Molecule: RNase P RNA; transfer RNA
Organism: Longimicrobiales bacterium
């Protein structure tokens, strides 16, 4: 310096001019109230209408003033406030989480640690190779990734291929010591020595081979030919001891190694979960119908009115007044909350403690904008300058996190590469 | 806003306790029948099991995380 890769930062400034949404003051209207003025009508009780003066959960094509989207508002994947149900307790079934430890109101988040892996560096009296180089190990350092509880409780899977797939096996191969069998020799005819002989019993599991996976791994010894058979190291299991809060780790002795994979298969264990969601919940409440409750005998037609006639009702109830329950609508829940931000003090850190200081989005589902200037960012150009850019998305009861999305600067961490001391 | 369910061939489904090359009807193409069409037979051909990603030797199936699509609550 450039390429990649993780992390975090940041989401363009300042100007003018036109607009949306809701807020609050103001003008203005409308309503309401008045021992208030005026007019005007009157059955003299009072009524309308005009002014003036008060009010407020009232309106608003007016004026002013100050507010108006995120880091994800997203996906609803987790985990909490908050509501309403619903619950003596304890159990079962269902689901959910899974190395310690800490943090937080919780959490399947975060932090730190431990282990395990990948990769690169250092490092090895290791192995292989003539060499270059390549395998291995590793109390050693850096980065990534890790759904990382148990397979030594029981069930069960493993296709194809392969002799064999789970306390397994023998195809090719190797051996064939011993037994056999075959030649030669000797023989007291029982047998007895020899053999690079044979591969029949039989031995092996070291090497080929199959498969994703073959019941430790390298070397030395050993053997007939091999094997943990024997031994050294390396891994592993018990067991002791030490360090550690722990998960683990170190170091000693014992044991030739028994205990292979899957649990994002049922299962085992240890913890943890009652349902529903702000279209929760609560409050006010028309107009019709229905409901209950007091009084309750009248009503309709014919008629200009009375009387009369008629027709309905009066247990079955017209009417009239009350209550309650809901519907439509409004109002609330509703935005100050486990809040930001600074500086100090604990603390490797998450994060926690005191101080301080900020602060109107909250709605009909719909508003949170255009457009110009300058400044800024990449690109070409020696240069005046030209060209292009500005993502991904957009609240609706509130918060912790998790995961997707997402151009551009800048900044730290790791690799590679290229160049200079 | 809030629950919740479902994506396998052009359509309509099947696909067991993850196993070998993911099947079935209709519907397309071919061929027999028939003059000639239907119907009928007989055969082929058609898939990124919605994407990527993960766990296992092995994923249509198991687990995560998007995409898209569909109900339901005032």
């Nucleotide at each position: 310096g450039g390429c990649g890769u993780g992390c975090g930062u940041g989401a363009g400034a300042g100007g003018a001019u036109c607009g949306c949404c809701g807020g609050c003051g103001g003008g203005c209207g409308a309503c309401g109230u008045g021992u208030c003025g005026g007019g005007u009508c009157u059955u003299c009780g009072g009524g309308c209408c005009c002014g003036c003066a008060c009010g407020g959960a009232c309106g608003u094509g007016c004026c002013g003033c100050g507010g108006g989207a995120g880091g994800a508002a997203a996906g609803u994947c987790c985990g909490a406030g908050c509501u309403c149900c619903a619950c003596a307790g304890g159990g079962c079934a269902g689901g959910g989480u899974g190395c310690c430890g800490g943090g937080u109101a919780a959490c399947g988040c975060c932090c730190g640690g431990g282990c395990g892996u990948u990769c690169g560096g250092g490092c090895g009296a290791g192995c292989c190779g003539c060499g270059a180089g390549g395998c291995c190990g590793u109390c050693c350092c850096g980065a990534g990734c890790g759904a990382c509880g148990g397979a030594a409780a029981g069930u069960g899977c493993a296709a194809c291929a392969g002799a064999g797939a789970g306390c397994a096996g023998a195809c090719c191969g190797c051996c064939g010591a011993u037994g056999g069998c075959c030649c030669g020799c000797g023989u007291u005819c029982g047998c007895g020595c020899g053999g690079u002989g044979c591969a029949c019993a039989g031995g092996c599991a070291a090497g080929g081979g199959u498969g994703a996976a073959a019941g430790g791994g390298u070397g030395c010894g050993g053997u007939a030919a091999g094997a943990g058979c024997g031994c050294a190291c390396c891994g592993g299991g018990c067991u002791c001891g030490c360090g550690g809060u722990a998960a683990c780790g170190c170091g000693g002795g014992c044991c030739g190694c028994a205990c292979g994979g899957c649990a994002a298969a049922c299962c085992c264990c240890a913890c943890c979960c009652g349902g529903a969601g702000c279209a929760a919940g609560g409050c006010c409440a028309a107009a019709u119908a229905g409901g209950g409750g007091a009084c309750g005998a009248g009503g309709g037609g014919c008629g200009g009115c009375c009387c009369g006639c008629u027709c309905c009702a009066u247990u079955c109830g017209a009417g009239u007044c009350c209550c309650g329950g809901g519907u439509a609508g409004g109002c609330u829940g509703c935005u100050g909350g486990a809040g930001g931000c600074c500086g100090c003090c604990g603390g490797c850190a998450a994060c926690g403690g005191c101080g301080g200081u900020c602060g109107u989005a909250g709605a009909g589902a719909a508003a949170u904008g255009a457009u110009c200037c300058u400044c800024c960012c990449c690109g070409c150009g020696c240069g005046a300058g030209c060209g292009g850019g500005u993502a991904c998305a957009g609240a609706a009861c509130u918060c912790g996190g998790c995961u997707u999305a997402c151009g551009a600067u800048c900044g730290c961490g790791c690799g590679c590469c290229c160049g200079u001391u | 806003g809030g629950g919740c369910c479902c994506g396998u061939a052009g359509c309509u489904c099947a696909g067991u306790u993850g196993g070998u090359u993911a099947g079935a009807g209709c519907a397309u193409c071919c061929g027999a029948c028939u003059c000639a069409u239907a119907a009928u037979c007989g055969g082929c051909a058609g898939g990124u099991c919605g994407a990527a990603g993960g766990u296992u030797c092995a994923a249509g199936u198991c687990c995560u995380u998007c995409c898209g699509g569909g109900c339901c609550c005032a």